[in-house]
The prediction has a mean pLDDT of 83. This is a predicted structure of a 1520-nucleotide RNA (small-subunit ribosomal RNA) from an uncultured prokaryote. RNAcentral holds the sequence, with entries from ENA.
RNA sequence: GAGUUUGAUCCUGGCUCAGAAUGAACGCUGGCGGCGUGCUUAACACAUGCAAGUCGUACGAGAACACCCUAGCUUGCUAGGGCAAUUCUAGUGGCAGACGGGUGAGUAACGCGUGGGCAAUCUACCUUUGAGUGGGGGAUACCAUUUCGAAAGGAAUGUUAAUACCGCAUAAGACCACAGGCUCUUCGGGGCGAUCAAAGCUGGGGACCGGGGAAACCUGGCCUGGCGCUAGAAGAGGGGCUCGCGUCGGAUUAGCUAGUUGGUGGGGUAACGGCCUACCAAGGCAUCGAUCCGUAGCCGACCUGAGAGGGUGAUCGGCCACACUGGAACUGAGACACGGUCCAGACUCCUACGGGAGGCAGCAGUGGGGAAUUUUGCGCAAUGGGGGAAACCCUGACGGCAGCAACGCCGCGUGGGUGAAGAAGCAUCUUGGUGUGUAAAGCCCUGUCAACGAGGACUAAAGUCACGCGUGGAAUAUGCGUGUGAUUUGACUGUACUCGUGAAGGAAGCCCCGGCUAACUCCGUGCCAGCAGCCGCGGUAAUACGGGGGGGGCAAGCGUUAUUCGGAUUUACUGGGCGUAAAGGGCGCGUAGGCGGCCUUGCAGGUCAGAUGUGAAAGCCCGGGGCUUAACCCCGGAAGUGCAUUUGAAACCGCAAGACUUGAGUAUGGGAGAGGGUAGUGGAAUUCCUGGUGUAGAGGUGAAAUUCGUAGAUAUCAGGAGGAACACCGGUGGCGAAGGCGACUACCUGGACCAAUACUGACGCUGAGGCUCGAAGGCGUGGGGAGCAAACAGGAUUAGAUACCCUGGUAGUCCACGCAGUAAACGUUGUUCACUAGGUGUAGCGGGUAUUGACCCCUGCUGUGCCGCAGUUAACGCAUUAAGUGAACCGCCUGGGGAGUACGGUCGCAAGACUAAAACUCAAAGAAAUUGACGGGGGCCCGCACAAGCGGUGGAGCAUGUGGUUUAAUUCGACGCAACGCGAAGAACCUUACCUAGGUUUGACAUCCCGGGAAUCCUGUGGAAACACGGAAGUGCCCUUCGGGGAGCCCGGUGACAGGUGCUGCAUGGCUGUCGUCAGCUCGUGUCGUGAGAUGUUGGGUUAAGUCCCGCAACGAGCGCAACCCCUUUCUUUAGUUACCAUCAUUCAGUUGGGGACUCUAGAGAUACUGCCCCGGUUAACGGGGAGGAAGGUGGGGAUGACGUCAAGUCCUCAUGGCCUUUAUGUCCAGGGCUACACACGUGCUACAAUGGGCUGUACAAAGGGUUGCCAACCUGCGAGGGUGAGCUAAUCCCAGAAAGCAGUCCUUAGUUCGGAUUGGAGUCUGCAACUCGACUCCAUGAAGCUGGAAUCGCUAGUAAUCGUGGAUCAGCAUGCCACGGUGAAUACGUUCCCGGGCCUUGUACACACCGCCCGUCACACCAUGAGAGUUGGUUGUACCAGAAGUCGUUGGGCAAACCCUUCGGGGAUGCAGGCGCCUAAGGUAUGGCUGAUGAUUGGGGUGAAGUCGUAACAAGGUA
Repeated sequence: GAGUUUGAUCCUGGCUCAGAAUGAACGCUGGCGGCGUGCUUAACACAUGCAAGUCGUACGAGAACACCCUAGCUUGCUAGGGCAAUUCUAGUGGCAGACGGGUGAGUAACGCGUGGGCAAUCUACCUUUGAGUGGGGGAUACCAUUUCGAAAGGAAUGUUAAUACCGCAUAAGACCACAGGCUCUUCGGGGCGAUCAAAGCUGGGGACCGGGGAAACCUGGCCUGGCGCUAGAAGAGGGGCUCGCGUCGGAUUAGCUAGUUGGUGGGGUAACGGCCUACCAAGGCAUCGAUCCGUAGCCGACCUGAGAGGGUGAUCGGCCACACUGGAACUGAGACACGGUCCAGACUCCUACGGGAGGCAGCAGUGGGGAAUUUUGCGCAAUGGGGGAAACCCUGACGGCAGCAACGCCGCGUGGGUGAAGAAGCAUCUUGGUGUGUAAAGCCCUGUCAACGAGGACUAAAGUCACGCGUGGAAUAUGCGUGUGAUUUGACUGUACUCGUGAAGGAAGCCCCGGCUAACUCCGUGCCAGCAGCCGCGGUAAUACGGGGGGGGCAAGCGUUAUUCGGAUUUACUGGGCGUAAAGGGCGCGUAGGCGGCCUUGCAGGUCAGAUGUGAAAGCCCGGGGCUUAACCCCGGAAGUGCAUUUGAAACCGCAAGACUUGAGUAUGGGAGAGGGUAGUGGAAUUCCUGGUGUAGAGGUGAAAUUCGUAGAUAUCAGGAGGAACACCGGUGGCGAAGGCGACUACCUGGACCAAUACUGACGCUGAGGCUCGAAGGCGUGGGGAGCAAACAGGAUUAGAUACCCUGGUAGUCCACGCAGUAAACGUUGUUCACUAGGUGUAGCGGGUAUUGACCCCUGCUGUGCCGCAGUUAACGCAUUAAGUGAACCGCCUGGGGAGUACGGUCGCAAGACUAAAACUCAAAGAAAUUGACGGGGGCCCGCACAAGCGGUGGAGCAUGUGGUUUAAUUCGACGCAACGCGAAGAACCUUACCUAGGUUUGACAUCCCGGGAAUCCUGUGGAAACACGGAAGUGCCCUUCGGGGAGCCCGGUGACAGGUGCUGCAUGGCUGUCGUCAGCUCGUGUCGUGAGAUGUUGGGUUAAGUCCCGCAACGAGCGCAACCCCUUUCUUUAGUUACCAUCAUUCAGUUGGGGACUCUAGAGAUACUGCCCCGGUUAACGGGGAGGAAGGUGGGGAUGACGUCAAGUCCUCAUGGCCUUUAUGUCCAGGGCUACACACGUGCUACAAUGGGCUGUACAAAGGGUUGCCAACCUGCGAGGGUGAGCUAAUCCCAGAAAGCAGUCCUUAGUUCGGAUUGGAGUCUGCAACUCGACUCCAUGAAGCUGGAAUCGCUAGUAAUCGUGGAUCAGCAUGCCACGGUGAAUACGUUCCCGGGCCUUGUACACACCGCCCGUCACACCAUGAGAGUUGGUUGUACCAGAAGUCGUUGGGCAAACCCUUCGGGGAUGCAGGCGCCUAAGGUAUGGCUGAUGAUUGGGGUGAAGUCGUAACAAGGUA
């Protein structure tokens, strides 16, 4: 920086990602080289080899080889002797095995880091320096002999050497002060005194002196060199001890400690010291965290980070610790010793069973563990180490190599150029194409790496020898230093490197492609399989799963996992917060601590500055250099923010001293107050008791009942008893720290405030622990008890009602004394101080002015409210009473849940309180504000919404649709309003999609190709038909080169394809319904707001209307409203046939002439606009009334349907994506079905009758339709109809008689002269055909039904109601649908209520939006966890038993060479073995603490698409 809480927003807040890193591991893949790195786990166990030896110039002895001499002789063999700076060997002796190498178990410690101290200390080898190195003695290993044992390993006797061991001499110096004294002293010490040493080896040599020898020669003295040795002094380097500071977590570990703290004496150590011991004292440590528990080697450094920090402590370097586990000492300069010793334990091995051996956390290697970590390699050539005089020897150290491993970092390569027919293949596809893609091929080049061949380094310096020079010396010797020459030494290695050969030839993968995050398509799959870091994908069109193609990233690697830091300012020192998000302690007093007014002086702890030392090397950084580059390596510098010492400064903090008054306090005078405590007093009311009056009810509720009352209630009057609480005043008034405090009086008592002066002199603020106070409820003891009232009982309500309501009612409420210690103890705002605009109330006390006085007015301080600026805040809000700006101190927070829970502890009589986790689980939980939606919230308004009316439905019969049932099929769709006389404006066949049966497969239909034939008509057989098999007739049109070709049609064939009323209306278009003809829905610019958004569109009026007016940070605009369109109503005008007829003529008749007036027709116009008047209203919009007018306030009706909602309806009108089907889900045909029928519902028709029915007569419409048609007139039939037939392609003819009405007559309240269902018979018409299954006619039959329960529908005027007429569909079939006119009402007070809608406002935990959300028990599954009779481990404390090895102490009767004495027998001194004692490891017994695992059962918790019961919360959530 990003993703993720929401419809959207802002904030808080967690989770997640992108980065870097690693001793890594795993998956896929893998060409080369350089440099590094490689058991993080079992400090588990280890086979085998190697990892520490060396010195013969310390010593004795032995063996072998070479050389020389002599002898025997087989002339190269044997034997003997000698010699040598030859080699080897065990032993004695010296030095080294305390270094080097490994590991990190233990350790929270002076262990480590850093800086000091040791006058409290040691130091082998090395360096420097001065001195010495004399003279003696006794043993012993090896060896030999004997002997024990399986072995390991011993024992006894005898012999021998030394640089092994032991006396003596010497004593500068060192050491001692032990014994005493004197003296000096810088107090450390100095002098006189006592004690203390040694070892030789090996070279050279002129003269001189010896010994051996015949001589050569050997060997001494002597001189001299080198290496040693002894006691000192110093140095360097290395240790030991000690001190300041720093160094993890837990307080759910708060007290720990007897050698403990100190002193004295003694012991011990190299050395200080309770280090040890005896005695004395009673100390020491700790909230600045002792003790205990857990974890851990520490550091230089490494990783990360802007830094501050955080994490780590592999490789390299420093320190520490350890060496199978535990203990112990010996030797030594140094160890309590990795490859030494002793003991105990566990384990392994050998064994003759008696007894022995061993310790890879050295290098390799093995087993085991584990996700996981290499070769039983080469070499001492180099560097370093040990020994040696040296040559050399040893060295699994090795900054020497090689091997294995992509484990990491770095470098190189897998080719470069050209190349469009844009090849093939693959993918996609709209079928034109596009992508892979210059990619490949092809052509032209290059030659790194690898391969092969050839050449071929550096790392080598030293050493040895010879010669020269210098030093040393008596010296031309040896030795040392240096120069020159010669010679010798390479594990890696024939390696690096160079050249050549030949060839693009041998060398690319991994992850990803929904967003974060660079990169998209096809197929498969179908909430399956699967993916997933977070959000989340997958339920038939998946860029998210799997595969293909394509693309992106990195590249010999790429991903994943794990871990760390970062991002995370998400523990905030840098750098956060606490009114409402998590978070102010319930309030005060006060301890430690933190912080602190003003002035002066001093000190110099903090602070600041300079200097010095240190801060190892490596690393990081900078500069330079070396490998072809880089990684890597080398050199130099800087840095290392730290510590210490020292010299200064003195402002600030601190300390010391002195002074001050403003902070704080005291004194004086006032007034206010439900401040607290105790005692007393008062009236009203409730209840109860007594008495009187009085009679049938009272009480209670939404309505009731329980209850009380004729044994006298309620009501009312009088009197009495008792307890509790104090009306009015009373007020965002007062007081108190908070909790809290309210009648009156008295007493005791705390605090605040105001005014004016005086005094003290910083006495202050805060406050961890601590202590006090602390509502209600609760507990204990004793009282009290009127009213109220948990629990409880009863009555209601209810589906239930363990509630809400009612009647009762006990604890309790009250008092006294104790306990408890919590609250939404809230201003959800800690205390204190200072500063920062105002306005306006109110309470207390003052001042000024004024007044006779009280007011009024101005003003100060203290308290308490409201509004508001700056500022602040996420917003809401806060705003001198801050949530503003600063200072001081305290408390608290760090995602939600689990949980304020468990365990532990403290307190409590108990209830419980305080303190306070984890496992597990989720990706959110939350704050504020916004827009909607909703509310059994509010306000305003509208609608046949209610009300007022009229008529219906629901009951009957029938018609029709639907459900259900049935069926072979009863085709399909539509389902609240907004499906149900709907699609269907008309199912006998057809329709038809369904069922049964029979056919057919390029198809019933379209296009293309091939062959044949004109088309067509007639006809036979089978069959239900479709169809199958046959027969016969017959060539037309156009062009022509006369062969033929073409168009159209038919038949046959091939394949592309046709076809589908098959699926998906939740893939779609189009169309439609609905809210709703409701008045709304939006935009641009501006403004406001961090933003979502708001404003406009809200407000005051008004309207049918977001209609209009006024106002207004808005100004305008769009889609809607209205108007424009059509019909109707009035008039004018034009026109006058088929319509009309007043006047004239005429007829049976507008029939004809005529007329153009009227009606009418159909064109064009006019009219109505609140225009006029009055009143109301804001001089408005508009409303009310009136006039005129055919019509008046939209005149009536129609068409017209905003943004959107319902995944509303339709794939079966049509169109269409995808899927499915293709001898079938297509198509043809016959018959059946869609018409079924215990039932239920919707919509209708006809009725139930007298406002009626029957009969007779008679009047008046509108709008339509008609040539496959309407059909007059006439004849015929009772009738439906039939026959014949004029007219009409229609203002002409026909359908066509309108009916209700009117006039007359009959019926007289009845299942009827109402009603017509049902049924029988006979017919008519349509049609190929009326059986399933048509309509109509006639005769006969004559069912239910007497006005319809709950409920429910329509309608506000030419409307309802009622009456008939026409049309579409149609061969026929209408109670349905659409349209037409005739007659023609009633009612509307009004908006409380029901339903729907609009606007404003309010609440919200809703946003799939209340058909929402959501809580708890129960049941089921899984998970983690608490308790639990216990069981079983680990660790640790205390007490006791026992006690190996060993040091120390003591003893030492046994034994003993060195020294002393000796009469030589021995004695002494000293030592050793052995014995005893203290301490003590492992072990054992007993009893505690802490901690882990496990446990029948049990408790709650969490999680889990569709379980059960209710509905607690969110709206007034239906009882806030």